[in-house]
RNA sequence: AGGCAAGUAGCACGGUGGUAGUGCGCUCGGCUGAUACCCGAAUGGUCGUAGGUUCAAAUCCUAUCUUGUCUACCA
Numbered sequence: 001a002g003g004c005a006a007g008u009a010g011c012a013c014g015g016u017g018g019u020a021g022u023g024c025g026c027u028c029g030g031c032u033g034a035u036a037c038c039c040g041a042a043u044g045g046u047c048g049u050a051g052g053u054u055c056a057a058a059u060c061c062u063a064u065c066u067u068g069u070c071u072a073c074c075a
Base pairs, nucleotide, nucleotide: 001071002070003069004068005067006066007065010024011023012022013021018055025043027041028040029039030038048064049063050062051061052060
């Protein structure tokens, strides 16, 4: 320098045009003599960033940033 993959809640992920979700975690409550397990509730998102297409974008297009990986170059 080029190719590919990834970026969504604190963490791990799902969601490929039409309500942004699941598990774990954190908080509160129930249960227990108590803790854990278990049950219930609540909490938490500019969907990396900027623009475009569309009635409508996490999703399609363009640019860009970050991370991983491969190739090439130099040594």